[in-house]
The part of an RNA shown here (large-subunit ribosomal RNA, domain IV) has 330 nucleotides and comes from a wastewater metagenome. The RNAcentral record of the full RNA draws on SILVA. It matches the Rfam family "Bacterial large subunit ribosomal RNA". The family has 102 seed sequences and 51,934 matches in Rfam 15.1.
Context: one part of a larger RNA
RNA sequence: GCGUUGUUAAGGAACUCGGCAAAUUAACCCCGUAAGUUCGCAAUAAGGGGAGCCUCGGUAGUGAUACCAGGUCGCAGAGAAUUGGCCCAAGCAACUGUUUACCAAAAACACAGGUCUCCGCUAAAUCGUAAGAUGAGGUAUGGGGGCUGACGCCUGCCCGGUGCUGGAAGGUCACGGGAAUCUGUUAGAGCAAUCGAAGCAGUGAACUUAAGCCCCAGUAAACGGCGGCCGUAACUAUAACGGUCCUAAGGUAGCGAAAUUCCUUGUCAGGUAAGUUCUGACCCGCACGAAUGGCGUAAUGAUUUGGGCACUGUCUCGACAACGUACCCG
Numbered sequence: 001g002c003g004u005u006g007u008u009a010a011g012g013a014a015c016u017c018g019g020c021a022a023a024u025u026a027a028c029c030c031c032g033u034a035a036g037u038u039c040g041c042a043a044u045a046a047g048g049g050g051a052g053c054c055u056c057g058g059u060a061g062u063g064a065u066a067c068c069a070g071g072u073c074g075c076a077g078a079g080a081a082u083u084g085g086c087c088c089a090a091g092c093a094a095c096u097g098u099u100u101a102c103c104a105a106a107a108a109c110a111c112a113g114g115u116c117u118c119c120g121c122u123a124a125a126u127c128g129u130a131a132g133a134u135g136a137g138g139u140a141u142g143g144g145g146g147c148u149g150a151c152g153c154c155u156g157c158c159c160g161g162u163g164c165u166g167g168a169a170g171g172u173c174a175c176g177g178g179a180a181u182c183u184g185u186u187a188g189a190g191c192a193a194u195c196g197a198a199g200c201a202g203u204g205a206a207c208u209u210a211a212g213c214c215c216c217a218g219u220a221a222a223c224g225g226c227g228g229c230c231g232u233a234a235c236u237a238u239a240a241c242g243g244u245c246c247u248a249a250g251g252u253a254g255c256g257a258a259a260u261u262c263c264u265u266g267u268c269a270g271g272u273a274a275g276u277u278c279u280g281a282c283c284c285g286c287a288c289g290a291a292u293g294g295c296g297u298a299a300u301g302a303u304u305u306g307g308g309c310a311c312u313g314u315c316u317c318g319a320c321a322a323c324g325u326a327c328c329c330g
């Protein structure tokens, strides 16, 4: 010097990204306990008080014991050790649970619940070339898949595009069926050029022909989407109102500078002596919004954020001690 542990005047978070770390609290008994609430909780809420030993004293009790009264020792009586700090407000996720074995435990995953969809049993779905197997020795109150994620109040408009489902009149359209036509060959005809039956070989039109696609409907808790400009009220400002263009339809309820707000430390209010964070409002939502769910919500959380009480060597600002180690000598 470093490490581990302990003590520390006065102050008490002034430290710091942040009370990180440490300290405080603590088991038991008695009293007492708010808002909120899904009436279960919240709750050990909070906040107080007590405590050793002795007694053929009293009271209650069958009794263990409890209470009252008296006595008594120590610096110290839950005599050591084990053994919650607490409160207020907000975000997120309902909850218990799960996860990146070895940098992330969370707001991520799961979840009960909700909803859509497929499947009638040789089920759908999945593995396998197949046999076969899972599903299931189950049978729609069942099984598979997708999304959402307790509960409460709700879940608006758009089917133009993409997807899916249904439809079958018309258009297009494969193999196949169908054989017209044409070509080669040559018996024959012809002086020749050339023509040319049948057969054989090749070519293969019309016509016919399924699904699909085009087409017609439906469907958004399917993938998704949910406007612009101009004018207008007897101060001003604003615009309930009007006009116009475009669209499949132009964002409803609720929420909103938000885990979303760039401008932005928006503006106002609260809290502080002083607050880019925090809380409550406002709405001008760059670029919230309704199961890629919206808004609330008691309880829960080694969750995130802000404030407070208590407490402290975190700090003002250091100091000291013990043990270990480094280092020096032998």
Stems, first nucleotide, its partner, number of pairs: 001325008010316002014314001019311001028050004036041001038150001052072004057068004073077001085309007092301002097109002113148007125134003151296004156226003161223002163219005170214003176208002182202004188195002227245005254288001255285001266282005